[in-house]
RNA sequence: GCGGGUGUAGUACAAUGGUAGUACGAGUGCUUCCCAAGCAUUAGACGUGGGUUCGAUUCCCAUCACCCGCU
Numbered sequence: 001g002c003g004g005g006u007g008u009a010g011u012a013c014a015a016u017g018g019u020a021g022u023a024c025g026a027g028u029g030c031u032u033c034c035c036a037a038g039c040a041u042u043a044g045a046c047g048u049g050g051g052u053u054c055g056a057u058u059c060c061c062a063u064c065a066c067c068c069g070c071u
Stems, first nucleotide, its partner, number of pairs: 001070007010024004018054001026042005047063005
């Protein structure tokens, strides 16, 4: 330099052109003499920028980070 892949919550992963979920974790409350466990509840995320579309996390382009292969 060329080609391909991945990017979603604090962590590990889903999903889909129409309100983005699960588990663990965090906060609060209940339960308990206390702790642990259990139950309820709350907050928190689609790498970035553009395009298409009534509507984009999803489709397209570029770019960034990481990984793989070729040279």
The RNA shown here (transfer RNA) has 71 nucleotides and comes from an Elusimicrobiota bacterium. Model confidence (mean pLDDT): 80 of 100. Lineage of the source: Bacteria > Pseudomonadati > Elusimicrobiota. It was read from a public genome assembly.